[in-house]
């Protein structure tokens, strides 16, 4: 210096138009318990700020932070 990643407790999607899955958690049914397996429910300042737009997770400049590369 030049790339990549940053979204829910954890993996991770997310064509400029209402932020999502799967696993986790909590309830509730079935079962003598458990696991299993139905129902249903919380849980996000989309890493920060500034612009752009009617509108931004996304687009365009900054900046942390972690990876990678090059000297």
């Nucleotide at each position: 210096c030049g790339g990549g990643u940053a979204u829910a407790g954890c993996u991770c999607a997310g064509u400029g138009g209402u932020a999502g899955a799967g696993c986790a958690u909590c309830u509730c049914g079935u079962u003598g318990c458990c696991a299993a397996c139905g129902a249903g429910a919380a849980u996000g300042u989309c890493g920060c700020g500034u612009g752009u737009u009617c509108g931004a997770g996304u687009c365009a400049c900054g900046u942390u932070a972690c990876c990678c590369g090059c000297c």
Predicted 3D model of a 71-nucleotide RNA (transfer RNA) from Trebouxia lynnae.
The sequence is in RNAcentral, with records from ENA.
It matches the Rfam family "tRNA". By type it is a transfer RNA.